This is a predicted structure of a 106-nucleotide RNA (Guanidine-I riboswitch aptamer) from Nitrosomonas sp.
The sequence was found by an Rfam model in a public genome assembly.
Of the family's consensus pairs, 100% are formed in the model.
[in-house]
RNA sequence: UCAAUGGGAAACUAGGGUUCCGGCUCAUGGAGUCAGGAGUGACUGGUCCGAGAGUUUCCGGUCUCAUGGUGAUGAGACUCCACGGAGGGAUAAAAGCCCGGGAGAU
Numbered sequence: 001u002c003a004a005u006g007g008g009a010a011a012c013u014a015g016g017g018u019u020c021c022g023g024c025u026c027a028u029g030g031a032g033u034c035a036g037g038a039g040u041g042a043c044u045g046g047u048c049c050g051a052g053a054g055u056u057u058c059c060g061g062u063c064u065c066a067u068g069g070u071g072a073u074g075a076g077a078c079u080c081c082a083c084g085g086a087g088g089g090a091u092a093a094a095a096g097c098c099c100g101g102g103a104g105a106u
Stems, first nucleotide, its partner, number of pairs: 007059006015049002020046002022043001023040004028035002060079008081101001083104001087099003
């Protein structure tokens, strides 16, 4: 000086809205504490979405050691750093989702 690698997935959370469930309101029907309809997310919630810069786990990778002698297996260490708009997009809708380790900043 150059090249390669610096990874993937899942569960959960911060967060998010309102398709569904539930709650609440309204009117209608009704014997009824019920039924369907409309509205409501500045309704705590359940389903749902959900982090590059959040957590954990699993896998993968690099290296070392031990056993083994040509087959491999096991154990251990490491897997760093990371400030970030506006705007747009998807979904029912929105968001630390995607554009995006972007534009920028240092």